[in-house]
RNA sequence: AUUUUGGAGAGUUUGAUCCUGGCUCAGAACGAACGCUGGCGGCGUGCCUAACACAUGCAAGUCGAACGGGCUUAAUCUGAAGCAAGAAUGGAUAGUGAGAGGUAGCAAUAUCUGGAGCUUGAAGUUCGAGUUUUGGUUUAAGUUAGUGGCAAACGGGUGAGUAACACAUAGGGAACCUUCCCUUGAGAGGGGGAUAACCUUGAGAAAUCGAGGCUAAUACCGCGUAAGACCACGGUCUGCGAUGACCGGGGUAAAAAGUACCGCAAGGUAUGCUUAAGGAGGGACCUGUGGCCUAUCAGCUAGUUGGUGAGGUAAUGGCUUACCAAGGCUUUGACGGGUAGCCGGCCUGAAAGGGUGAUCGGCCACACUGGAACUGAGACACGGUCCAGACUCCUACGGGAGGCAGCAGUGAGGAAUUUUGGACAAUGGGGGAAACCCUGAUCCAGCGACGCCGCGUGGAGGAUGAAGUAUUUCGGUAUGUAAACUCCUUUCGGAGGGGACGAAGGCCCGGUGCAAACCGGGUUUGACGGUACUCUCAGAAGAAGUCACGGCUAACUACGUGCCAGCAGCCGCGGUAAUACGUAGGUGACGAGCGUUGUUCGGAAUUACUAGGCGUAAAGCGGGUGUAGGUGGGAAGACAAGUCAUUGGUGAAAUCUUUGGGCUUAACCCGAAGACUGCUAACGAAACUGUUUUUCUUGAGUGUAGGAGGGGGAACUAGAAUUUCCGGUGUAGCGGUGAAAUGCGCAGAGAUCGGAAGGAAUACCUAUGGCGAAAGCAGGUUCCUGGCCUAAUACUGACACUGAGAUCCGAAAGCUAGGGGAGCAAACAGGAUUAGAUACCCUGGUAGUCCUAGCUGUAAACGAUGGAAACUAGGUGUGGGAGGUAUCGACCCCUUCCGCGCCGUAGCUAACGCAUUAAGUUUCCCGCCUGGGAAGUACGGCCGCAAGGUUGAAACUCAAAGGAAUUGACGGGGGCCCGCACAAGCGGUGGAGCAUGUGGUUUAAUUCGACGCAACGCGAAAAACCUUACCUGGGCUUGAAGAGCCGGUAGUAAAAUCCUGAAAGGGAAAUGACCCCGUAAGGGGAGCCGGUAGAGGUGCUGCAUGGCUGUCGUCAGCUCGUGUCGUGAGAUGUUGGGUUAAGUCCCGCAACGAGCGCAACCCUUAUCCUUAGUUGCUACUCCGCGUAAGCGGAGGCACUCUAGGGAAACUGCCCGUGACGAACGGGAGGAAGGUGGGGAUGACGUCAAGUCCUCAUGGCCUUUAUGUCCAGGGCUACACACGUGCUACAAUGGCCGGUACAACGGGACGCAAGACCGCAAGGUGGAGCAAAUCCUUAUAAGCCGGCCCCAGUUCAGAUUGUGGGCUGCAACCCGCCCACAUGAAGUUGGAAUCGCUAGUAAUCGCGAAUCAGAAGGUCGCGGUGAAUACGUUCCCGGGCCUUGUACACACCGCCCGUCACACCACGAAAGUCAGUUGCAACAGAAGUCGCUGUGCUAACCUAGCAAUAGGAGGCAGGCAUCCAAGUUGGGACUGGUGAUUGGGGUGAAGUCGUAACAAGGUAGCCGUACCGGAAGGUGCGGCUGGAUCACCUCCUUU
Repeated sequence: AUUUUGGAGAGUUUGAUCCUGGCUCAGAACGAACGCUGGCGGCGUGCCUAACACAUGCAAGUCGAACGGGCUUAAUCUGAAGCAAGAAUGGAUAGUGAGAGGUAGCAAUAUCUGGAGCUUGAAGUUCGAGUUUUGGUUUAAGUUAGUGGCAAACGGGUGAGUAACACAUAGGGAACCUUCCCUUGAGAGGGGGAUAACCUUGAGAAAUCGAGGCUAAUACCGCGUAAGACCACGGUCUGCGAUGACCGGGGUAAAAAGUACCGCAAGGUAUGCUUAAGGAGGGACCUGUGGCCUAUCAGCUAGUUGGUGAGGUAAUGGCUUACCAAGGCUUUGACGGGUAGCCGGCCUGAAAGGGUGAUCGGCCACACUGGAACUGAGACACGGUCCAGACUCCUACGGGAGGCAGCAGUGAGGAAUUUUGGACAAUGGGGGAAACCCUGAUCCAGCGACGCCGCGUGGAGGAUGAAGUAUUUCGGUAUGUAAACUCCUUUCGGAGGGGACGAAGGCCCGGUGCAAACCGGGUUUGACGGUACUCUCAGAAGAAGUCACGGCUAACUACGUGCCAGCAGCCGCGGUAAUACGUAGGUGACGAGCGUUGUUCGGAAUUACUAGGCGUAAAGCGGGUGUAGGUGGGAAGACAAGUCAUUGGUGAAAUCUUUGGGCUUAACCCGAAGACUGCUAACGAAACUGUUUUUCUUGAGUGUAGGAGGGGGAACUAGAAUUUCCGGUGUAGCGGUGAAAUGCGCAGAGAUCGGAAGGAAUACCUAUGGCGAAAGCAGGUUCCUGGCCUAAUACUGACACUGAGAUCCGAAAGCUAGGGGAGCAAACAGGAUUAGAUACCCUGGUAGUCCUAGCUGUAAACGAUGGAAACUAGGUGUGGGAGGUAUCGACCCCUUCCGCGCCGUAGCUAACGCAUUAAGUUUCCCGCCUGGGAAGUACGGCCGCAAGGUUGAAACUCAAAGGAAUUGACGGGGGCCCGCACAAGCGGUGGAGCAUGUGGUUUAAUUCGACGCAACGCGAAAAACCUUACCUGGGCUUGAAGAGCCGGUAGUAAAAUCCUGAAAGGGAAAUGACCCCGUAAGGGGAGCCGGUAGAGGUGCUGCAUGGCUGUCGUCAGCUCGUGUCGUGAGAUGUUGGGUUAAGUCCCGCAACGAGCGCAACCCUUAUCCUUAGUUGCUACUCCGCGUAAGCGGAGGCACUCUAGGGAAACUGCCCGUGACGAACGGGAGGAAGGUGGGGAUGACGUCAAGUCCUCAUGGCCUUUAUGUCCAGGGCUACACACGUGCUACAAUGGCCGGUACAACGGGACGCAAGACCGCAAGGUGGAGCAAAUCCUUAUAAGCCGGCCCCAGUUCAGAUUGUGGGCUGCAACCCGCCCACAUGAAGUUGGAAUCGCUAGUAAUCGCGAAUCAGAAGGUCGCGGUGAAUACGUUCCCGGGCCUUGUACACACCGCCCGUCACACCACGAAAGUCAGUUGCAACAGAAGUCGCUGUGCUAACCUAGCAAUAGGAGGCAGGCAUCCAAGUUGGGACUGGUGAUUGGGGUGAAGUCGUAACAAGGUAGCCGUACCGGAAGGUGCGGCUGGAUCACCUCCUUU
């Protein structure tokens, strides 16, 4: 120095799992836009839309050193006309005032008159240096319209067109051009004719045009000269090939001796000119390769492909033309359609790739639209010309003008994109000798957070953790060192000073030098800009937002809202406690930005080259033959296309990477290196692939000998059966079904016998057996024929594999034509079933099924598995061969080949499963897939007679759809088992009357709750008031009660009184001193008053909750730890074989153990023992009374009983069954026998089950009321319906009389005896008893006797009347009881339904709770006391195992189609509108080329002295060719629209059915045909992706 450095995932299908598979997110980027916000600077960047239209200004000129002229200035010469300093002459005017005089005054003096002298020097006249104007000549400087030269073809813009040699890259030339520039050589002689400008004139509004006349050139034209240039010819050389090079002679073609400067001149210098060669740079042409979509575009092409000749071009060439030939392109995608400027690059990505083509750079194309040429070195020309068209503008209406896709700018469009700025100072360009001019290129500035980068909005300290705010469990917590406060700093911004780099050059002078140039001096040039930078000053002073906070995804609380408002990228939030909406506080992220939207890549291995798949998830063509293509066995040689190595060229610059440097840093800029993975060339290598040559036999094939077979085609033929017909016998039914009916039959069916006809199909054999490519193939015989297998060798010598297109075959149904037609049977008809039944079932029955000849071309055409080859454990069965051993022979056995099955290892698989017949490991080829639906649909093409087949989308819509397996649940699936579940019985309910509860209705209120079982005699173990929650009315408001704090208490506590009132309440008067400590003062307390916080609520939410309860169910289940199996959910254990009431126990077992349940422990009951005997008992003893029974007392505790403690029962014992065992059956003993009877006890869980009105409680609501008090009413209503009961309907009874035997309980606000009264209810009264003592207490059925005699009764008792009783403030609404009277329905109850298996049902009474009173209810108690259970088929419920599943809210599940409604997109459609395009014609502007004796015509030529004439050439005109616009015709394609119409999709609660999922109640599905409101039904053939039962075969195991 180089190389290597680079790769993260998540959410969402399910109850859960694994997989498949889509959707979505996190990242980066942008010429962006939008929302909120916004301090500064640097560097970049800015119409992506209408290639829409453009006002105004500017964007290409320059050269006078090419030319004539004009103008200005200056000069020279010359002419004219003025002005004029000055000179001469002239003597106007003016100043001064000597001497003298007058007046006044005494005088000094003042004043007036006067004008000598001196000075001044006007006009006019005559000359006149100089100066002004003007004409002409010449010259100079400046300027410039025109002629002329160069430039204008660059620079700048845009991306419409273009799928093309347009671009990129690499090449080519034996096929080219090139102004200016550089190098080299040669030359520049001598002439000519015009024409703008200008002048005159004409037309016109204008633009502009015409006529006549003059003039110049570096403008134009001949002539001369000329080579190595060019042309033709001949020769030589190179080369694959002469059109090349060279040689020879011949022919042809130039120019400005200009311009500037120097020089007296000769001449020189510079520049320009002509010609030739070379160079550089630029351009043209050709070729290889590369980069879009579409086959629903498959055939395209007549200048088309090639040749020859000619033309044309700078040049090759069908570029053009004439002739000739008939070619050329195409599945390696021609032709057509759509889209698009291409590249360097840019974005993204680990890369490979994907996307893109703004800014910068290279190329191309275009310049209002279309066409055309001219000029020129260069254009078919953005700011040139001509024509046509559209549009805009001017106009005198006759005619004209224009082209921002240059820079600014305007309008329009749009979500959206800037200033009508400065300067040529720099860089670059044009012109010029130069100065210089021009330059919207460019450099700068302006606007925009549009992007990138940098800086700031302060720093340090600071706890009472201030206030505020938010929250709170009220204690606090958070904001938070954050603020205040103290100290410090001053970037940026503000004010004031200083102040650049960018400048190199240019010009002048001097010097050196041949010159270019160099040196020295002077002078001059900055838009940016007084900008960057820097200094000073003041002061924390001027400077923070945005989004988010359910998960993905960092960040949480409160309030509001209440499926509303709203959010949302996906999943999804919101229906009263929302971390998901809105707001606030807090928090998180980024920060002068933040978020949203859009787009691209990524993640996405989700198009898979790197790097995917196809049995069941999407996906193997129905099957063969075979073309192109792809791929291809062994050996040797050659070549070198692929391949590999080395080297050269190229891969522009910029970008990128690394590195160094410059702006304070960075962005940015500059330098260097690398890279640019590519293409090309040269020289090599030879393993592999390829090409080629030779060869081999193992792949493949052929021959030989055998073999099996429903392989195919044709013909012939057989028997059984069905049906029909004929005949006989024979009589009333037959047939059919779940049951029936339609149908057939007395006109003789069915049955039976005989005969005949006809068609179709081939029982048994028959087999997970055979054959065939698949579809498929089955009586027998014959003929023809394909393939396969085995054995042994011989031959060919890779001849092979696959196979896009193509072609052939191809079940059933169906079609055409003709036959045939027995049976069966779509359609159809009838009968049933049913709510209906267009079905399933039945009776009939036509196409069809069969044959012949054609068509159709599809099936769950399946092994849901393409073909070929090789390799990779075995076992077993079977079909066809061969060989071997052995045998007389056969079977058996062993080996081997080819088929067909099953099991199984490794391996694979998401799993299920596959597993030498692979879904394993590899190779080759083909086909196919890429979320679900729409849809195998539409349109188009092809095929078909049709039905239809094949190919085959999109809009729109969803976040899933799907596979396998798991756990449950379910099944009109299966197996096993249990339960008063059924059955067998007994008694009821349902009918009546009444009671009670509920619904409904009613009402002021009929308070509320409970609603299948599991609400309904339930909460309520008891509503006249109360209860009471409801209604009406009347009152109270810190309240009726509890409780905290503060204040007050000499005007007040408690009790009592009066008035009013229905009461509650209100009012009044009267009375007069609370308790404790303390001597007192005072303090404390109670009560009361006031205030405050707050009470109160049977108000709401049981879907916010606790607790309690019901139910499945006293069912036998529910789980865990460890281990093991499985990717996992999960499984195992807990399943299996027995057994049990039981997951009870035993045995077995990849399980071993354990827990909650079961059982047991508890209570009660049945037996005995023991202890204890009062209030219990009384066998025995004694006493007293009594005729007796008996009573009382004293003993006593044996018995009964009471209530403590024990015993007892455990399958313990015996027999049998059970393999053993668990256990079961029987027996003995026992009071009791197999959990003895009963009770309590209720696993994990389910039902958002019930209860906020028991209680508790979150939240919400209410607070002079939804609280509280009071009176009255209501909960008791009454057409009706239901539940639960009572009483009955009678004789197993009723009534009357007599008579016997209980138990559990209760009792002081109580139970109440005896006694008396009353018919009775009851009353009077009150012994006894807080109770084993007294009372309740009387039992009833029963038993004995009597009456009744089957009747609405001597049954039944409702209802009603009268009179009583009791409780209670009070029995009207609205209690219970008694007596008398009254005497309803009811004669055993339809469909249906309930309870009960033994001391049970049934029946009889008794007690208790509640309670003042009020049971027919409830809870207990005892008395009497049955029947039946074969059994588990069925109904219901439950448990276990297994199976299917599209269910998991779990069958009260899921789900299909029509119809109706709304919305959405799409198809068809009589048409209609528009665009694109091809064909056939017409047309033909401008223009090029061609032709042209019509006109005109300077240069040159000829003739002529000349005038002139003729020719060449030119111009105009004409003709013809090509051709744009335009026109016509009938087409094709595309798009828009369209009455109506078709299906599709979507949509909380619509209608009709129930098709599918379970055997889905007729198994389902595929193809096809017919039919039907609809799902669908039926026929034919096929499939299993069908449950269940049985059998067969095979396999596994013993």
Molecule: small-subunit ribosomal RNA
Organism: Elusimicrobiota bacterium